[in-house]
RNA sequence: GCAUGGCCUGGAGCGCCGGAACCGCUCCGCCCGCGGGAGCGGUUGACGAGGUGGGGGAUCUCGAAAUGUUCGGCGGGUGACCCCCGGCUUCUCAGCAGCCGUCAAAUCACGGACAAAGGCCGUCUGCAAGGACGGCACAAAACCGUGCGGUUGAGACCG
Numbered sequence: 001g002c003a004u005g006g007c008c009u010g011g012a013g014c015g016c017c018g019g020a021a022c023c024g025c026u027c028c029g030c031c032c033g034c035g036g037g038a039g040c041g042g043u044u045g046a047c048g049a050g051g052u053g054g055g056g057g058a059u060c061u062c063g064a065a066a067u068g069u070u071c072g073g074c075g076g077g078u079g080a081c082c083c084c085c086g087g088c089u090u091c092u093c094a095g096c097a098g099c100c101g102u103c104a105a106a107u108c109a110c111g112g113a114c115a116a117a118g119g120c121c122g123u124c125u126g127c128a129a130g131g132a133c134g135g136c137a138c139a140a141a142a143c144c145g146u147g148c149g150g151u152u153g154a155g156a157c158c159g
Stems, first nucleotide, its partner, number of pairs: 014075004019071001020044009047063003053084004085101005091155006108147005119136007
């Protein structure tokens, strides 16, 4: 590297690391220590909520924590935009207009719910930087509920 088998994982606020910060070992330099440099190996590097008709190009909502890296960067991406398809606008169909995406009105108003990390307590693991896990709490929204809904023509139905 290829093939086969087994186990684990399971999908998008997700994955990654050549910058950076930090740790360990070795070496250099120094009288020694501290500090510094080089090599090798490693650690950290976005916390959840919400969100997918098909295609396209460019890249994206909400809050929590923190005020030291949630820095910097790469890849992806369910938001938004354009086209197509579909639904709704309260009998049906078609055109136009508007709004949406199969639970197929948005805005706005009012009301409502829910989280993880950080934190505190504790367990395990690694020489260390750190990592894994259990318990306790808290949010906002584009999430949930209620309110507000066209036009033209044809047809159906009733008189």
This is a predicted structure of a 159-nucleotide RNA (glmS glucosamine-6-phosphate activated ribozyme aptamer) from a Bacillota bacterium. Rfam family: glmS glucosamine-6-phosphate activated ribozyme aptamer. Gene Ontology terms of the family: regulation of gene expression and catalytic activity. It is annotated as a riboswitch. NCBI's taxonomy places the organism under Bacteria, Bacillati, Bacillota.